[in-house]
RNA sequence: GACCUGUUAGCUCAGUUGGUAGAGCACUUGACUUUUAAUCAAGGGGUCAAGGAUUCGAGUUCCUUACAGGUCA
Numbered sequence: 001g002a003c004c005u006g007u008u009a010g011c012u013c014a015g016u017u018g019g020u021a022g023a024g025c026a027c028u029u030g031a032c033u034u035u036u037a038a039u040c041a042a043g044g045g046g047u048c049a050a051g052g053a054u055u056c057g058a059g060u061u062c063c064u065u066a067c068a069g070g071u072c073a
Base pairs, nucleotide, nucleotide: 001072002071003070004069005068006067007066010025011024012023013022019056027043028042029041030040031039049065050064051063052062053061
């Protein structure tokens, strides 16, 4: 330098044909318990890496950029 893959909650990751962003763990509160743990119930938490384009509508399609990993030179 060229190409490929990835970037979504605090962490690990889903998201199917473009149609209201989810799970597990963690966190907070309550119940239970002599207490802790465990268990049960409820709740909070997201500029979907950044900017732009297409569309009635974009995590999803297109372009550019940043970062991480890989292949080739």
Transfer RNA from an uncultured Bacilli bacterium, 73 nucleotides, folded computationally.
Rfam family: tRNA. About the family: Transfer RNA (tRNA) molecules are approximately 80 nucleotides in length. By type it is a transfer RNA.